A computed fold for a 1471-nucleotide RNA from an uncultured bacterium, annotated as small-subunit ribosomal RNA. It matches the Rfam family "Bacterial small subunit ribosomal RNA". The RNAcentral record of the sequence draws on SILVA. Its mean pLDDT, the model's own confidence on a scale to 100, is 83.

[in-house]
RNA sequence: GACGAACGCUGGCGGCGCGCUUAACACAUGCAAGUCGAGCGAGAACCAGGCCUUCGGGCCUGGGGACAGCGGCGAACGGGUGAGUAACACGUGGGUAAUCUGCCCUCGAUUCUGGGAUAGCCCGGGGAAACCCGGAUUAAUACCGGAUAGCCUCGCGAGCUUUCGGGCUCGUGAGAAAAGGUAGCUUCGGCCUCCGAUCGAGGAUGAGCCCGCGGCGGAUUAGCUUGUUGGUGGGGUAACGGCUCACCAAGGCGACGAUCCGUAGCUGGUCUGAGAGGACGAUCAGCCACACUGGGACUGAGACACGGCCCAGACUCCUACGGGAGGCAGCAGUGGGGAAUCUUGCGCAAUGGGCGAAAGCCUGACGCAGCGACGCCGCGUGGGGGAAGAAGGCCUUCGGGUUGUAAACCUCUUUCAGCAGGGACGAAGCCACUCGGGUGAAUAGCCCAGAGGGUGACGGUACCUGCAGAAGAAGCCCCGGCUAACUACGUGCCAGCAGCCGCGGUAAUACGUAGGGGGCAAGCGUUGUCCGGAUUUAUUGGGCGUAAAGAGCGUGUAGGCGGCCAGGCAGGUCCGUUGUGAAAACUGGAGGCUUAACCUUCAGACGUCGAUGGAAACCGUCUGGCUAGAGUCCGGAAGAGGAGAGUGGAAUUCCUGGUGUAGCGGUGAAAUGCGCAGAUAUCAGGAAGAACACCCGUGGCUAAGGCGGCUCUCUAGUACGGUACUGACGCUGAGACGCGAAAGCGUGGGGAGCGAACAGGAUUAGAUACCCUGGUAGUCCACGCCGUAAACGAUGAGUGCUUGGUGUAGCGGGUAUCGACCCCUGCUGUGCCGAGGUCAACACAUUAAGCACUCCGCCUGGGGAGUACGGUCGCAAGACUGAAACUCAAAGGAAUUGACGGGGGCCCGCACAAGCGGUGGAGCAUGUGGUUUAAUUCGAAGCAACGCGCAGAACCUUACCUGGGUUUGAACUGCAGUGGUAAGCCUCAGAGAUGAGGUCCCCUCUUCGGAGGCCGCUGCAGAGGUGCUGCAUGGCUGUCGUCAGCUCGUGUCGUGAGAUGUUGGGUUAAGUCCCGCAACGAGCGCAACCCUUGUUCACAGUUACUAACGCGUAGUGGCGAGAACUCUGUGGAGACUGCCGGUGAUAAACCGGAGGAAGGUGGGGAUGACGUCAAGUCCUCAUGGCCUUUAUGUCCAGGGCUACACACGUGCUACAAUGGACGGUACAGAGAGCUGCAAGACCGCAAGGUGGAGCUAAUCUCAAAAAGCCGUUCUCAGUUCGGAUUGCACUCUGCAACUCGAGUGCAUGAAGUUGGAAUCGCUAGUAAUCGCGGAUCAGCACGCCGCGGUGAAUACGUUCCCGGGCCUUGUACACACCGCCCGUCACAUCACGAAAGUCGGUUGCACUAGAAGUCGGUGGGCUAACCCGCAAGGGGGGCAGCCGCCUAAAGUGUGAUCGGUAAUUGGGGUG
Repeated sequence: GACGAACGCUGGCGGCGCGCUUAACACAUGCAAGUCGAGCGAGAACCAGGCCUUCGGGCCUGGGGACAGCGGCGAACGGGUGAGUAACACGUGGGUAAUCUGCCCUCGAUUCUGGGAUAGCCCGGGGAAACCCGGAUUAAUACCGGAUAGCCUCGCGAGCUUUCGGGCUCGUGAGAAAAGGUAGCUUCGGCCUCCGAUCGAGGAUGAGCCCGCGGCGGAUUAGCUUGUUGGUGGGGUAACGGCUCACCAAGGCGACGAUCCGUAGCUGGUCUGAGAGGACGAUCAGCCACACUGGGACUGAGACACGGCCCAGACUCCUACGGGAGGCAGCAGUGGGGAAUCUUGCGCAAUGGGCGAAAGCCUGACGCAGCGACGCCGCGUGGGGGAAGAAGGCCUUCGGGUUGUAAACCUCUUUCAGCAGGGACGAAGCCACUCGGGUGAAUAGCCCAGAGGGUGACGGUACCUGCAGAAGAAGCCCCGGCUAACUACGUGCCAGCAGCCGCGGUAAUACGUAGGGGGCAAGCGUUGUCCGGAUUUAUUGGGCGUAAAGAGCGUGUAGGCGGCCAGGCAGGUCCGUUGUGAAAACUGGAGGCUUAACCUUCAGACGUCGAUGGAAACCGUCUGGCUAGAGUCCGGAAGAGGAGAGUGGAAUUCCUGGUGUAGCGGUGAAAUGCGCAGAUAUCAGGAAGAACACCCGUGGCUAAGGCGGCUCUCUAGUACGGUACUGACGCUGAGACGCGAAAGCGUGGGGAGCGAACAGGAUUAGAUACCCUGGUAGUCCACGCCGUAAACGAUGAGUGCUUGGUGUAGCGGGUAUCGACCCCUGCUGUGCCGAGGUCAACACAUUAAGCACUCCGCCUGGGGAGUACGGUCGCAAGACUGAAACUCAAAGGAAUUGACGGGGGCCCGCACAAGCGGUGGAGCAUGUGGUUUAAUUCGAAGCAACGCGCAGAACCUUACCUGGGUUUGAACUGCAGUGGUAAGCCUCAGAGAUGAGGUCCCCUCUUCGGAGGCCGCUGCAGAGGUGCUGCAUGGCUGUCGUCAGCUCGUGUCGUGAGAUGUUGGGUUAAGUCCCGCAACGAGCGCAACCCUUGUUCACAGUUACUAACGCGUAGUGGCGAGAACUCUGUGGAGACUGCCGGUGAUAAACCGGAGGAAGGUGGGGAUGACGUCAAGUCCUCAUGGCCUUUAUGUCCAGGGCUACACACGUGCUACAAUGGACGGUACAGAGAGCUGCAAGACCGCAAGGUGGAGCUAAUCUCAAAAAGCCGUUCUCAGUUCGGAUUGCACUCUGCAACUCGAGUGCAUGAAGUUGGAAUCGCUAGUAAUCGCGGAUCAGCACGCCGCGGUGAAUACGUUCCCGGGCCUUGUACACACCGCCCGUCACAUCACGAAAGUCGGUUGCACUAGAAGUCGGUGGGCUAACCCGCAAGGGGGGCAGCCGCCUAAAGUGUGAUCGGUAAUUGGGGUG
């Protein structure tokens, strides 16, 4: 795009079309084929007249003509359907000299004379009926005989002609015809008209038969055929013919697809497509076939006959049970089937058909109407104005936006529908009657634009006019992308959507609804089917190295294709003319319905067709020639080419003997194994089998598989050189035939080594493996099978053409040389690198995967599956051929970037190693898990949660629990109303919150009305939430990681993803720097800039300092003073690989050195690239959404966060003598202090208390530093170690230390004696060790953050563990190895295969039996026409009956094939 459609929702009008695609299933009822009285006889009802009458009626004549009959024509057309049919059925073009043709037309000749019957009617009989029988009578255009015979048929003879089949003409013999009716006239003899009848000739139409070509699937159908193929003869037909029969011969068809199976009516055409094609074959038209199923003939011009006959069968109906009837695939209609397809309508007015002389009759053909949006086409559902942009709806950032000029409102119009009127419109032309005209002899006949009258189903329809009023008339689908159109709410992997991709797990433009929008529109969607897109079967117009695809290789048949020159032919080819190619359809022009659809007309177009004339290039064919293809010959040559026979040495194993002694062997390490019965080792001899080291080479040979010691015999092929011969002999190659590694099979040998299976030993969680020790088939030979391999160059064979370079093997040529090389060059083979070109890329590249030609093979998404079934081959294993159901939306190739690897290379880090000290064991502290609980609030979860949030839970904090209160609220804002209450203080109740009472009674301005402020109360907006979501977020943070990386612009390369830069060579802590380079630059990172510390200088000099001078004190920079020093503060200097030497590419840099306080980033800090982990945090804060609102808010008291069988993390204190205790004594830094630090003094054993100087701090205070040092003591013990736990008594803070603080004194004195597996930190002022301070804080520090004192050991080195960086490689990973993914098993489900069987369909063969019927035979029974005969009768002919051939349905047996089903079973798909 299309449809004979169906389904869902919806539905105003008209025109034109279309309407059982399924059950060729069954059918009630009505109708669908009759007509002719001008072929014939008879003749009811009824009418008229007459006669008779028993008055019921009867008879006769005339008219009339129903029903039925004889006869003629028609019924073979028209109408329906598509079952069958793969066929001369259809289409197209021919043939018929092999034929027929009623009615029709033309021409010719006739239409004479006789005869016997019969239906009907009547009578009788049988039967339920259908119907049948008998008798009598009768007519014809019914039937029969005879005459005639131009023509016709047949036989014979002759001639002419021919396409040799035949045709025409003449003569002769035989044979064959008929029917009359009607109108008019009539002198009744007849004449004439028209319609018929007969014999011929021709035409037209229709039909039969034959032939060429064309149009379908299967080879998992390869052979078929006996009337089969042909001949002769007979029969048969309208006609040819094995059509049929007898005989003879043995043929005929088939790979160019016979036979068989499946499917199917064919065509014009229809749909689609640019076309070529593909699919289809409704309506309309042509042909065919069929008419309940099967068979058969009759009649006829025509049938083997839809509305005829006979028989058989199934089914239905009637029946008196004896017997009968029927055939909607005609029009309507019914049931059934189905997703689905109409009225039991009107009319013969038109068109057409049958009959008729005609009027006319018949006509479910046809013309119309009805039903159905089934399709196509047309029209309408209103037009214009109208912004307060109304209301309502929806959204909202709350401002607004949108629906939207849409509506309302104003104005205008009236198609269609409705009503009324007109409209016998057009459709009517034709027919006949009457009249008229013409022709004509004619009053026949024929013709006429003549006149009059008559005929309409549709239909009171089309059309026209009028009336009223916007009045009666819009839906459907869609809105994630493809694909035009977006928001809100609901839902929460649910419900659902979905054509493909895919949406939905709490912010869904994808589900549902709404608003809005988009599309189409009386329709819109969905489903189904076909074509297109699909160059995705490729003729036009594809491919096969790696995506699917080259057969393992050759020889060769058919076939296809084929070199140069000349001539002939004209099959192919091309051109002209011509015939045909039905109409409709299609395209164009024109015309008719108001337009269109639709219709009419003209033209075009339509074939691999036929006939004919021509051309001769090409293809073909025939003839003659040529040598460039191909082959033969000659010469020397290379080679693991093949087959057979023989032969050689090394090695291995075994056997024998000698020497010799304890191990050998084997492995990562071992063990099994062998060995004192003498192994291994070694020497000598012997045996056996198999394989041939070095040479050996991207060397050679072969078609491929493949071929390797040496010699001989036989044998195939090749290259080179010569150019004598043949003269296209060629290429490819479906089938076919042959060869064909390894393994395997059969028979017989052989068997050294190796070695599936097997055994043992190891390894391992296991180890039916890898390793070891053994070892059977096999490996070897002969003969025969198998016929497959990653049989690979994953690349079929042949020919020609297309820049080069460089090896190598074989054979030549040239130059040169004494000669051999080197060198130049030709051919052939075999490699590498590469130009143009090709390719998706990788790559290929004169050995093509380039450019062309020829031939063969093969491919068409993945899985199922190289499976099943069938067939062929095979001894088997199996091979070859080779599907489908079902299932998926991918499977696959090449390349890219990452990530990963028990891949590689380089490098780094307290990563390992080397060291020092810890943790893990004990007690305690602290955090976590778990458990418990009313609650033990919540978060954090490997590193990167766990002394974390918490820089400090007794109340508070506090979020949790219990209980008691409260509801505009504890805190905030606005509005309205109301009050001066309130607050504060006092008393009472209460656990308190709170409640009750008492006391108290605000301020400013004022026009005195009030207004404002402040504080309450009430109400409305609204607050509040540590409620949820860190996977909706911001911000902040952790981590990789202070790792050296991460990117961009332009350019270049690539089809592209991307690459390059950023890789490489060095170097660095560093993508740091240098060099090189299709790159050149740049950014974020690194480094530096900043702070601190180390040196020094300048300035400043108090509260810090004190050298010199002076004063003073018990003593002290205490004081004057000073500005040197220390120190403090500020600002400078200094370090830059700057200098020297070496190494290095002369670079960057590195190594060493000098100087220097400091040396190669001096030490430390701050500083954290692009990003990763949906990392952490909604309980810091902020915030979307959701939830809550007398509660999840808020207030209060008490409790809990402090629980305790247990487990883990982080710490403290220890286990002691490098120590503890006691006494004495020395030296810091950095901090803090007014709600504070607090001195001296006094009291207390002490914690502390009393008291308060000083200090808002370089001034005073905390404040004592401790380890250390000097002494004394302890003497290795559960201790003078260790301090847990517990008791008593106290202190401090605080409203309050019970749950639940810290401290002091006395007493008590637990575990613990250096800690398993494992694990952590640290590279120098570091570890270790020692103390001090601070934040938080009323109080509470073993934690945290800082400070200084003392002060080490070790680093060979980068193999390994962990983490990281760069390059490279492989990848089936990309959620990226914590990836991906294979198979069994279990469960569910689906389709398929096998299967003892079983049930059907189709069909072959053989046989039984055989209806109707044709044909043949017979015909004793019957018999009008003709003949003989006076007659009787006979003859001729016919019929019945009987027999035979053939034969349908039926039956029996046996096969083939297809399908259904089946216990059980097999694999496969999906989850």